This is a predicted structure of an 88-nucleotide RNA (c-di-GMP-I riboswitch aptamer) from a Chloroflexota bacterium.
Model confidence (mean pLDDT): 80 of 100.
[in-house]
RNA sequence: CGUUCCAACGGGCAGAACCGGCGAAUGCCGGCGACGCGAGGCCACGGGUCUCCACUGUUAAAAGUGGUCUGACAGCCGGGCAACCGCA
Numbered sequence: 001c002g003u004u005c006c007a008a009c010g011g012g013c014a015g016a017a018c019c020g021g022c023g024a025a026u027g028c029c030g031g032c033g034a035c036g037c038g039a040g041g042c043c044a045c046g047g048g049u050c051u052c053c054a055c056u057g058u059u060a061a062a063a064g065u066g067g068u069c070u071g072a073c074a075g076c077c078g079g080g081c082a083a084c085c086g087c088a
Base pairs, nucleotide, nucleotide: 012037013036018031019030020029021028022027035075041081042080043079045078046077047076048073049072050071055067056066057065058064
C1' cells in the first nucleotide's frame, strides 16, 4: 500500500428553511424537515457571543445613534451532574 473479515448496542438527538403561536428583541414552544453530533443528554458556575422594550447620554425637538438593566444562547469554550453497548 492492496485485499478479505469484523462482536454488542443496532438505535438516539436534530441545523437551516417553511407553517402556526409567544415575545420589544435575541430567542422559545409545536409541526414539518435533516446540516450535522459518540454525549449535539441536563445545569447560566466562569469566560464568550447575541438582544436591547424600559432607563439614560447626544439633539431646539424628533428620528437616528451610544451606553446599559433585564434577558437569550448548553448545536461557542471550560466546568458540574448523569448516561447506552462492550473483556476493554
It was read from a public genome assembly, where an Rfam model found it.